[in-house]
Context: one part of a larger RNA
RNA sequence: GGCGUAUGGCGGAUGCCUAGGCUUUCAGAGGCGAUGAAGGACGCGAUAAGCUGCGAUAAGCUACGGGGAGGGGCACAUACCUAUUGAUCCGUAGAUUUCCGAAUGGGGCAACCCACUAUGUUGAAGACAUAGUACCCGCAAGGGGGCAAACCUGGUGAACUGAAACAUCUAAGUAACCAGAGGAAGAGAAAACAAUAGUGAUUCCGUUAGUAGUGGCGAGCGAACGCGGAUUAGCCCAAACCCAAUUUGUUACGGCAAAUUGGGGGUUGUAGGGCUGCGACAUUAGAAUCAAAGUGAACUAGAAUUGUCUGGAAAGACAAACCAAAGAGAGUGAUAGUCUCGUAUAGGUAAGCGAUGAGGAUAUAGCAGUACCCUGAGUAGUGCGGGACACGAGUAAUCCUGUAUGAAUCCACCGGGACCAUCCGGUAAGGCUAAAUACUCCUGAAAGACCGAUAGUGAACUAGUACCGUGAGGGAAAGGUGAAAAGAACCCUAAGUAAGGGAGUGAAAUAGAACCUGAAACCGUACGCCU
Numbered sequence: 001g002g003c004g005u006a007u008g009g010c011g012g013a014u015g016c017c018u019a020g021g022c023u024u025u026c027a028g029a030g031g032c033g034a035u036g037a038a039g040g041a042c043g044c045g046a047u048a049a050g051c052u053g054c055g056a057u058a059a060g061c062u063a064c065g066g067g068g069a070g071g072g073g074c075a076c077a078u079a080c081c082u083a084u085u086g087a088u089c090c091g092u093a094g095a096u097u098u099c100c101g102a103a104u105g106g107g108g109c110a111a112c113c114c115a116c117u118a119u120g121u122u123g124a125a126g127a128c129a130u131a132g133u134a135c136c137c138g139c140a141a142g143g144g145g146g147c148a149a150a151c152c153u154g155g156u157g158a159a160c161u162g163a164a165a166c167a168u169c170u171a172a173g174u175a176a177c178c179a180g181a182g183g184a185a186g187a188g189a190a191a192a193c194a195a196u197a198g199u200g201a202u203u204c205c206g207u208u209a210g211u212a213g214u215g216g217c218g219a220g221c222g223a224a225c226g227c228g229g230a231u232u233a234g235c236c237c238a239a240a241c242c243c244a245a246u247u248u249g250u251u252a253c254g255g256c257a258a259a260u261u262g263g264g265g266g267u268u269g270u271a272g273g274g275c276u277g278c279g280a281c282a283u284u285a286g287a288a289u290c291a292a293a294g295u296g297a298a299c300u301a302g303a304a305u306u307g308u309c310u311g312g313a314a315a316g317a318c319a320a321a322c323c324a325a326a327g328a329g330a331g332u333g334a335u336a337g338u339c340u341c342g343u344a345u346a347g348g349u350a351a352g353c354g355a356u357g358a359g360g361a362u363a364u365a366g367c368a369g370u371a372c373c374c375u376g377a378g379u380a381g382u383g384c385g386g387g388a389c390a391c392g393a394g395u396a397a398u399c400c401u402g403u404a405u406g407a408a409u410c411c412a413c414c415g416g417g418a419c420c421a422u423c424c425g426g427u428a429a430g431g432c433u434a435a436a437u438a439c440u441c442c443u444g445a446a447a448g449a450c451c452g453a454u455a456g457u458g459a460a461c462u463a464g465u466a467c468c469g470u471g472a473g474g475g476a477a478a479g480g481u482g483a484a485a486a487g488a489a490c491c492c493u494a495a496g497u498a499a500g501g502g503a504g505u506g507a508a509a510u511a512g513a514a515c516c517u518g519a520a521a522c523c524g525u526a527c528g529c530c531u
Base pairs, nucleotide, nucleotide: 001530002529003528004527005526006525007524008523009522015516016480017479020451021450022448023447024446025445026444027443028442029440030439031147032146039100040099041098042055043054044053046078050074051073061094062093063092064091065090066089070082071081072080105114106113107112115133116132117131118130119129120128121127135144136143137142151182152180153179154178155177156176162169166216192199193198203230204229205228206227207226213221214220234432235431236430237376241264242263243262244261245260246259247258248257249256250255269410271375272374273373274372275369276368277367278366284363285362289358290357291356294353295352299347300346301345305320306319307318308317309316321338322337323327329341330340331339381405382404383403384402385401386400387399388398391417412427413426414425415424416423467474468473487515490502491501492500493499
């Protein structure tokens, strides 16, 4: 030096575990904010650095309800308090709530500085206390502003990429930015589809169908009708006409006309309405409010087992029982229906919600006639330029509009994919509308052929922490003694509060806090063999 056996150190793999994650389902909630939010700064404890809680009433104050013996958070020590005159704790409702922050009296390098007005201390200066003092909209009352995960509507709007290059095209009206809203948003009651038959607002899903089309006819893009489902709900104005008020014009002073405002009336395509005549007060729907089964926070009741053996410990084994509307689950010194918490079931109340009933604001109708009146105008359409439609200007209908023009008025007008005729469908240029649909920052319940500490969230632990960066931003590592601290009194070695050896605890200390298990690499020690 090598090999082997034994035994250690170092190291932290593996196994087991779970306090944390991930995903999904159902239900709830879908907002908070000038009554000052979200988020912070600084404080508050007997001792107090961090987290949590709270706000000068500061780990808390009050009331009500629950609950029933300890309690003073994580946090395990000492002291001192507190509690059956009911604490701590749980639920609900209040009070307090410094300073910054939309931040709003002015300023400012956020958590700071400096004012003014009124009142008071106060008679005066100064100081202090309390209240007020930003801007925009609105006559006023009042409202707005900011924050928030996705979903939604609108505005602005890329490029990489693909086309095996690239320019039309694609990516894509995506990303991003901006504005705005709601619990959903948007859309929506046919100037719609269809085709000789019919359907009957919108939305969403399946299919039609990768079809018809579109396309440097390349890459690609890509419908609709119809059919099957989910859910269903329809309405209101403008106008004609009538009335009132005000103003203006005019007057022969009786009025007349116009405009504005308000009320009635009226709302459609088989055209309807006004108007004229007739008839009637019906029918249906239904707000506020009241009552109310029930639901609804904390919470309450809740069955049934003993013995022997092994063991540190029984829930295990053996033996004999019992309950079950409860044999879901968790815990307890190993594996418990009957030990504990629970579970099935039954009960319980405040606010709130509320089937249903009462109530009755409010809304809603018919028949006939047709001379006249009304039925959304810088609109529809058209030219030019763009955009949206699956559809790239094309044979290009349809929709939107920057610009220029510009109708008809029910004997009317629009559409049915150039255009014309016939035919058919509808009535634009005003508005509202639940449900079916999308999403999940958040709350509760439940589940998983999801993870188990290099996994699962970046984060199981003082984690968006430590740390890095001027900044935007980047961003960790780090879980496990034991059933119970019983966490090793006392002695010895030692410079020692290091470390170790005894003693003691414990089932175990090679479970000793650098603590479950404790692999490998790597480093020793002892012995054997070989050189």